[in-house]
RNA sequence: AGCGGGGUAGAGGAACGGUACCUCGGGAGGCUCAUAACCUCCAGAAGCGGGUUCAACUCCCGCCCCCGCAA
Numbered sequence: 001a002g003c004g005g006g007g008u009a010g011a012g013g014a015a016c017g018g019u020a021c022c023u024c025g026g027g028a029g030g031c032u033c034a035u036a037a038c039c040u041c042c043a044g045a046a047g048c049g050g051g052u053u054c055a056a057c058u059c060c061c062g063c064c065c066c067c068g069c070a071a
Stems, first nucleotide, its partner, number of pairs: 002069006010024004018054001026042005047063005
């Protein structure tokens, strides 16, 4: 070289052609004498490039990276 799986907020995961969702973490407010816990709100994300489509995180192709198989 070959085969399979994967790359999604700071971390870990999910979903799916039309709204990107959850947990923890971060910030603000509430509650409290205070802290923790609890409640509410906010910010924060699709590896890169191309194609298909009215519309792509999703489908297709190439590249890069990670894990595994085989050699």
The RNA shown here (transfer RNA) has 71 nucleotides and comes from Candidatus Vogelbacteria bacterium CG10_big_fil_rev_8_21_14_0_10_45_14. It matches the Rfam family "tRNA". Its family is annotated with triplet codon-amino acid adaptor activity in the Gene Ontology. The sequence is in RNAcentral, with records from ENA. The prediction has a mean pLDDT of 83. NCBI's taxonomy places the organism under Bacteria, Bacteria candidate phyla, Candidatus Vogeliibacteriota.